The RNA shown here (Bacterial RNase P class A) has 372 nucleotides and comes from a Candidatus Nanopelagicales bacterium. Its mean pLDDT, the model's own confidence on a scale to 100, is 78.
RNA sequence: AGAGUCGCCCGGAUCACCGCGUUAUCAGUGGAUUUAUUUCGACUGGUACCGAGGAAAGUCCGGACUCCAAUGGGCAAAGUUGUGGGUAAUUCCCACCCGGAGUAAUCCGCGGGAUUAGUGCAACAGAAAGCAGACCGCCAAUAGCAAUAUUGGUAAGGGUGAAACGGUGGUGUAAGAGACCACCAGUGCGCGAAGCAAUUCGUGUAGCUAUGUAAACCCAACUUGGAGCAAGACCAUGCAGGUAGCGUUUGAGUGUGCCCACACGAGUUACCGGGUAGGUUGCUCGAAUCUGUAAGUGAUUACAGAUCUAGAUGGAUGGUGAUCUCGCUAGCAAUAGCAAGACAGAAUCCGGCUUAUAGGGCGACUCUUCUU
Numbered sequence: 001a002g003a004g005u006c007g008c009c010c011g012g013a014u015c016a017c018c019g020c021g022u023u024a025u026c027a028g029u030g031g032a033u034u035u036a037u038u039u040c041g042a043c044u045g046g047u048a049c050c051g052a053g054g055a056a057a058g059u060c061c062g063g064a065c066u067c068c069a070a071u072g073g074g075c076a077a078a079g080u081u082g083u084g085g086g087u088a089a090u091u092c093c094c095a096c097c098c099g100g101a102g103u104a105a106u107c108c109g110c111g112g113g114a115u116u117a118g119u120g121c122a123a124c125a126g127a128a129a130g131c132a133g134a135c136c137g138c139c140a141a142u143a144g145c146a147a148u149a150u151u152g153g154u155a156a157g158g159g160u161g162a163a164a165c166g167g168u169g170g171u172g173u174a175a176g177a178g179a180c181c182a183c184c185a186g187u188g189c190g191c192g193a194a195g196c197a198a199u200u201c202g203u204g205u206a207g208c209u210a211u212g213u214a215a216a217c218c219c220a221a222c223u224u225g226g227a228g229c230a231a232g233a234c235c236a237u238g239c240a241g242g243u244a245g246c247g248u249u250u251g252a253g254u255g256u257g258c259c260c261a262c263a264c265g266a267g268u269u270a271c272c273g274g275g276u277a278g279g280u281u282g283c284u285c286g287a288a289u290c291u292g293u294a295a296g297u298g299a300u301u302a303c304a305g306a307u308c309u310a311g312a313u314g315g316a317u318g319g320u321g322a323u324c325u326c327g328c329u330a331g332c333a334a335u336a337g338c339a340a341g342a343c344a345g346a347a348u349c350c351g352g353c354u355u356a357u358a359g360g361g362c363g364a365c366u367c368u369u370c371u372u
Stems, first nucleotide, its partner, number of pairs: 001368010012324007020051002023048007031040002053343001057354002060352005065228004071261005077224005082096005097111001098109004112219002118217002120213003135158002137154007166184006185209002187206008232281004241272006253264003288307008326341001327338004
């Protein structure tokens, strides 16, 4: 200097004027109420603090919280899947193991089990793809002048294919073949070492030697009740019940997948019809944020200190001006211009994951080349 890998941050600031919303406080007006400016609302004005995100998106996960609802068991269904940690919890995060890609930094993984539970699938080509198999070949015997034919043996050589029943070298054979031997690879069964473990290494032994696929059905282990802030609670207002079935302790029905237990139980189930849709709350102090110290490879944990940062409900945070700064365009430059300029707006809350993102900045690491 070039090429790459991983991680983090920003994505406007200041001043002035006008304008929004919550909360607090002060002043005024007026209403209800009270022994009483006693208490509770409403309206107007002033002042102060605060007021959309790194993803607020997706609604893919996990929970907190609320209700069914007091409790137990079984089944179904769904989910997860290497080992060990973290967390409130997870299918999330961290570290490691194995496999694969890459020179590497790093990245990827639907990572348990393959008939020894069982069932499937592997097109085409090929003789043959679960104990298979002979297309070309090689060998022997017989017949034949010969070419060749028949019978038997063979799977080492060649061909087909992604894959052909371990590999190399020898012995042996009519020709061959793990038929036998040496070495190697894999697998099984032992032993030893390291590690919490997944697993790795070493060693002995056995001629034991078709493959792949479970991201096919399936098997194994573990986990799981359901619904959701439009949950739920309270106040005000208003109405209209009817038919049918079953039942009232000989128990109908309910208990948010089903069955059983268990609990409640005098009404309940289905259909038709009527009324209401207003207000308050839930609603923001949290598994909260920031700083420091300590432990840990790390995710994180502990301790100490500091801070309070939207709570709307047809639904709030905007407009103007000036200056500075980043970016873009034009220009040799000075300078001039542009729409602050990408993705994009809370609605019960929190922790993750995924997706979108103009432009800019920082850090660490890998490889190549050059110079000192």
Rfam family: Bacterial RNase P class A. From the family's description: Ribonuclease P (RNase P) is a ubiquitous endoribonuclease, found in archaea, bacteria and eukarya as well as chloroplasts and mitochondria.